A computed fold for a 69-nucleotide RNA from a marine eukaryotic metagenome, annotated as transfer RNA.
The RNAcentral record of the sequence draws on MGnify.
Model confidence (mean pLDDT): 83 of 100.
Rfam family: tRNA. Rfam's curators write: Transfer RNA (tRNA) molecules are approximately 80 nucleotides in length.

RNA sequence: UGGGAUGGCACAGAUGGUAGCGCAACUGAUUCGUAAUCAGUAGGUCGGGAGUUCGAGUCCCCCUUCCAG
Numbered sequence: 001u002g003g004g005a006u007g008g009c010a011c012a013g014a015u016g017g018u019a020g021c022g023c024a025a026c027u028g029a030u031u032c033g034u035a036a037u038c039a040g041u042a043g044g045u046c047g048g049g050a051g052u053u054c055g056a057g058u059c060c061c062c063c064u065u066c067c068a069g
Base pairs, nucleotide, nucleotide: 001068002067003066004065005064008023009022011020017054025041026040027039028038029037047063048062049061051059
C1' cells in the first nucleotide's frame, strides 16, 4: 500500500431498502436396524467503535486482527 473479518464450517449478498445458499446439527417419514434419500425445524445483526442517511453487511473515519507486497 492492497485485500479479507457475515450462523458450527466454507462462502454469497450489482447501483444503500432491512441477511441467503451449501455442508454440518436437530425433528419426522422411509428401513428389521444403520447409512443413503425425502420433508421440515432451529441457529448469525454482519470483527469493535463513531459518523452520514428516513434507512448501512454495503458509504466516510478510527481501532483490532489475518493474508499479500